Transfer RNA from Candidatus Dactylopiibacterium sp., 75 nucleotides, folded computationally. Model confidence (mean pLDDT): 83 of 100. The sequence was found in a public genome assembly. Its Rfam family is "tRNA". The family's RNA type in Rfam is transfer RNA.
[in-house]
Order: sequence, then structure tokens, then C1' cells
RNA sequence: GGCCCUAUAGUUGAAUGGAUACAACAGCCCCCUCCUAAGGGGCAGGUACAGGUUCGAUUCCUGUUGGGGCUACCA
Repeated sequence: GGCCCUAUAGUUGAAUGGAUACAACAGCCCCCUCCUAAGGGGCAGGUACAGGUUCGAUUCCUGUUGGGGCUACCA
């Protein structure tokens, strides 16, 4: 240099065109408890970036960026 895979909450995953993106753990508040842990209830937190297609994009297409892998050349 070429090719392939990948990017969703602080972390790990789900949703694979359909409207309000779903959980778990972590965080915050409350309950429970003598206290802590465990347990119960609640709250906040979001699709890497820029375009395109579409009535509608997390999903499909292109580019960029980050991560991972395979490979060629040089020496």
C1' cells in the first nucleotide's frame, strides 16, 4: 500500500427499514436494615463523524476517523 471485519449509555449486549431505541451491571435518590451487604421502587444517561437513498435509517450505500485481522513490497 491492498483487502476484510467492527463502532449503540461509563461497561457488556439486544433491536437489522416503522415512528417513544430495550435490558443487565455501574451511578444518583428513596424504602427495607441497629449498620453494611443483599433485596425492592424510582431517576438520569444514546446509535463515532459527514453525506446519500427512502414517506421513514441504529439498520441500506459512500467517504472520513478509531479499533481488530489477513496480505504484498522494501530492507